[in-house]
C1' cells in the first nucleotide's frame, strides 16, 4: 500500500426491518439473631455522520476504532 472482517449496558453475548432482550455485576427491598446463598425490583446500551423506508442495531454511503491476511 491493497483486500476482508468486528464495533450493541461496567462485563460477555442475542435480535437480520415493526417496543433492543439474556447472563454476570451494580443498587434496593425479602429472607437471617448477623452475613453468605436464594426470591424480587430497580439502574445503565445499538462507534460517528449521512442517506434510503411509514419505520434502521438491521440496508447503502463515508469516516473513526480495532483485528486478521497478502506485500
Nucleotide at each position: 500500500a491493497a483486500g476482508a472482517g468486528u464495533g450493541u449496558a461496567a462485563u460477555a453475548u442475542a435480535a437480520a426491518g415493526g417496543u433492543a432482550g439474556u447472563a454476570u455485576a451494580u443498587u434496593g427491598a425479602u429472607c437471617u439473631c448477623c452475613a453468605a446463598a436464594a426470591u424480587c425490583a430497580a439502574u445503565c446500551g445499538u462507534a460517528g455522520g449521512u442517506g434510503u423506508u411509514c419505520a434502521a442495531u438491521u440496508c447503502g454511503c463515508c469516516u473513526c476504532a480495532u483485528u486478521c491476511u497478502u506485500g
A computed fold for a 71-nucleotide RNA from Flammulina velutipes, annotated as transfer RNA. The sequence is in RNAcentral, with records from ENA. The organism belongs to Flammulina, within Eukaryota. The gene name in the source record is trnW.